A computed fold for a 247-nucleotide part of an RNA from a sediment metagenome, annotated as large-subunit ribosomal RNA, domain VI.
Context: one part of a larger RNA
RNA sequence: CGUAGAAUCUUGAGGGGAUUUGACUACAGUACGAGAGGACCUAGUUGAACUGACCUCUGGCAUACCAGCUGUUCUGCCAAGAGCACUGCUGGGUAACUAAGUCAGGAAGGGAUAAGCGCUGAAAGCAUCUAAGCGCGAAACCCACCCUAAGAUUAGGAUUCAUAGAUUGGUUGGAGAUGACGACCUUGAUAGGCUGCAGGUGGAAGCCCAGUAAUGGGUUAAGCCAAGCAGUACUAACAAAUCAUCA
Numbered sequence: 001c002g003u004a005g006a007a008u009c010u011u012g013a014g015g016g017g018a019u020u021u022g023a024c025u026a027c028a029g030u031a032c033g034a035g036a037g038g039a040c041c042u043a044g045u046u047g048a049a050c051u052g053a054c055c056u057c058u059g060g061c062a063u064a065c066c067a068g069c070u071g072u073u074c075u076g077c078c079a080a081g082a083g084c085a086c087u088g089c090u091g092g093g094u095a096a097c098u099a100a101g102u103c104a105g106g107a108a109g110g111g112a113u114a115a116g117c118g119c120u121g122a123a124a125g126c127a128u129c130u131a132a133g134c135g136c137g138a139a140a141c142c143c144a145c146c147c148u149a150a151g152a153u154u155a156g157g158a159u160u161c162a163u164a165g166a167u168u169g170g171u172u173g174g175a176g177a178u179g180a181c182g183a184c185c186u187u188g189a190u191a192g193g194c195u196g197c198a199g200g201u202g203g204a205a206g207c208c209c210a211g212u213a214a215u216g217g218g219u220u221a222a223g224c225c226a227a228g229c230a231g232u233a234c235u236a237a238c239a240a241a242u243c244a245u246c247a
Base pairs, nucleotide, nucleotide: 001151005161006160007159008158009157010156014148015147016146017145020048021047022046023045024044025043026042032037050105051104052103053102054101058099059098060097065092066091067090068089069088070085071084072083073082074081075080109143110142111141116136117135118134119133165243166242167241168240169185170184171183172182173181190236191235192234193232194231195230196229197228199225200224201223206219207218208217209216210215
């Protein structure tokens, strides 16, 4: 820019992906074979590698979470803290992300076939799978499975609207380099705050008690807490503008 308005839901021409395979068990120590040995077929179980999704579990990471510890400077001093020292070091660790973790997949089936195996059958009174005709037959091919897809210019279809709809602007997100995409904008839970809960750390400070003291105990599962889950309009989503609409 087109698809002669818009929103939502779609069809699928076409395109892409996947297509792997081991072991074990039963059939069965059966068929077969003198024995040694040892099946086809069928049914089931469990793996490897690969692919996709996810974070309940196991872990990793977690530089604005919690605690412990060292040196030093400062807060007048004690105590308690703050800064710096690789995030100062160490032990843990929520969300998110993640694999080594968890879950799922390859299938089954159909069509037409290859080599091959056949039926009927002449040329050629026989024979012959082939010349006419018919059947079976593979991880290959076409469907089927997953993804994409109407610029498929052959530009499709359905429904509902048509003072419809979209954009800018704002609060933002498991979306994101920027655009884009999703949620919300007071008729509101979109983000922050607050409250509660989950979860993490692990027993705060102050005071009291015991002890000469170091320290221990009580108050106390305390105090503190990022991203999690809910609730709640306290704060901010105000105000508005632009484009477009049977041609």